[in-house]
This is a predicted structure of a 72-nucleotide RNA (transfer RNA) from Tengunoibacter tsumagoiensis. The RNAcentral record of the sequence draws on Rfam. The coordinates come from a structure-prediction model, not an experiment, and the mean pLDDT is 83.
RNA sequence: GCCGGUGUAGCUCAGCGGUAGAGCAAUAGUUUUGUAAACUAUCGGUCAGGAGUUCGAUCCUCCUCGCCGGCU
Numbered sequence: 001g002c003c004g005g006u007g008u009a010g011c012u013c014a015g016c017g018g019u020a021g022a023g024c025a026a027u028a029g030u031u032u033u034g035u036a037a038a039c040u041a042u043c044g045g046u047c048a049g050g051a052g053u054u055c056g057a058u059c060c061u062c063c064u065c066g067c068c069g070g071c072u
Stems, first nucleotide, its partner, number of pairs: 001071007010024004018055001026042005048064005
């Protein structure tokens, strides 16, 4: 330099164009003499950044950035 993959909650990941979810973690509560465990609830997202297409974009297209891999 070229090609491919990937970027979503604190972490691991779902989400095939129609208001963004799960598990773990955190917080509060129930339970216990107390802790842990269990159960219930809550919190937590500029969906890497920008532009475009579309009535509508996490999703499609282009550019940039980060990470991973391959070729030379």
Lineage of the source: Bacteria > Bacillati > Chloroflexota > Dictyobacteraceae > Tengunoibacter. Rfam family: tRNA. From the family's description: Transfer RNA (tRNA) molecules are approximately 80 nucleotides in length. It is annotated as a transfer RNA.